[in-house]
C1' cells in the first nucleotide's frame, strides 16, 4: 500500500412539480427550505527552511532573542464544495484480523 472477513456514527419517511408504476410509505428527476460529517476535497498550529529589514542584549571578533515576508507542514479540528439525512441496500473514515 493493496485484497478477503468482522465491528463501524450522525443527520427532514420534510415541502412543491414532472415522469413511471405492481396506483403502495414504491422508483427516477427538477426546485426550495432545513440538517449531519466518518468517502473524497479545501483550510489553519507549533516547527523546520530561505529573504531582506528594523529592534533589544552582548562581544576584542560574534553569537542570540522577537517583530515582518514567503514556502513546506497535522488531525476525529474546521468549511460543507462534494456526498449524505425512515428501515433495507449501499457507500462509510477508523478499528480487528488473515493473506500478498
Nucleotide at each position: 500500500c493493496u485484497c478477503g472477513c468482522u465491528g463501524g456514527a450522525g443527520a427532514g419517511a420534510g415541502g412543491c412539480c414532472c415522469a413511471c408504476c405492481c396506483c403502495g410509505a414504491g422508483u427516477g428527476g427538477g426546485c426550495c427550505c432545513a440538517c449531519c460529517g466518518a468517502a473524497g476535497g479545501g483550510g489553519c498550529a507549533a516547527g523546520u527552511g530561505c529573504a531582506c529589514g528594523g529592534c533589544c542584549g552582548u562581544u576584542g571578533a560574534u553569537c542570540g532573542g522577537c517583530c515582518c515576508g514567503c514556502a513546506c507542514c497535522a488531525a476525529u479540528c474546521u468549511c460543507u464544495c462534494a456526498g449524505g439525512u425512515a428501515g433495507a441496500g449501499c457507500g462509510g473514515a477508523c478499528a480487528g484480523u488473515g493473506a500478498g
Predicted 3D model of a 100-nucleotide RNA (Glycine riboswitch aptamer) from uncultured Rhizobacter sp. The sequence is in RNAcentral, with records from MGnify. The coordinates come from a structure-prediction model, not an experiment, and the mean pLDDT is 80. The source organism's lineage runs through Bacteria, Pseudomonadati, Pseudomonadota, Sphaerotilaceae and Rhizobacter. It matches the Rfam family "Glycine riboswitch aptamer". Its family is annotated with glycine biosynthetic process in the Gene Ontology.